Background
A computed fold for a 106-nucleotide RNA from a Cytophagaceae bacterium, annotated as SAM riboswitch aptamer (S box leader). The model forms 97% of the base pairs in the Rfam consensus. The coordinates come from a structure-prediction model, not an experiment, and the mean pLDDT is 77.
RNA sequence: GAUUUAUAAAGAAGAGGGGAGAGAACAGGCUCAGUGAACCUCUAGCAACCUAUCAACAAUAGAUAAGGUGCUAAAUCCUAACCGCCAAUUGCGGUUUAUAUAAAUU
Numbered sequence: 001g002a003u004u005u006a007u008a009a010a011g012a013a014g015a016g017g018g019g020a021g022a023g024a025a026c027a028g029g030c031u032c033a034g035u036g037a038a039c040c041u042c043u044a045g046c047a048a049c050c051u052a053u054c055a056a057c058a059a060u061a062g063a064u065a066a067g068g069u070g071c072u073a074a075a076u077c078c079u080a081a082c083c084g085c086c087a088a089u090u091g092c093g094g095u096u097u098a099u100a101u102a103a104a105u106u
Base pairs, nucleotide, nucleotide: 001106002105003104004103005102006101007100008099013043014042015041016040017039021032022031023030027079028078029077044072045071046070049068050067051065052064053063054062076098080096081095082094083093084092085091
């Protein structure tokens, strides 16, 4: 990198370095940013995919969180296609695509 499965409207930030961009990609919107962005380090936290322990049990499930990942502005910030709801819409819902993360296989 590829494939499969699961999840994605919940949750959780400070310090130091850094110095102008950032929010996945093209474009648009909207937003964040010298009251300091990306990125790096440390610490803290969230969560419970893997894992470990405990309890229960043969299942779809529970509790805790030392360890492996991940995450800590805004719905995955919003958008595309199709279907449905609504008198109607720039509204609401669903499916698919795309993306992210985890686990397994390659």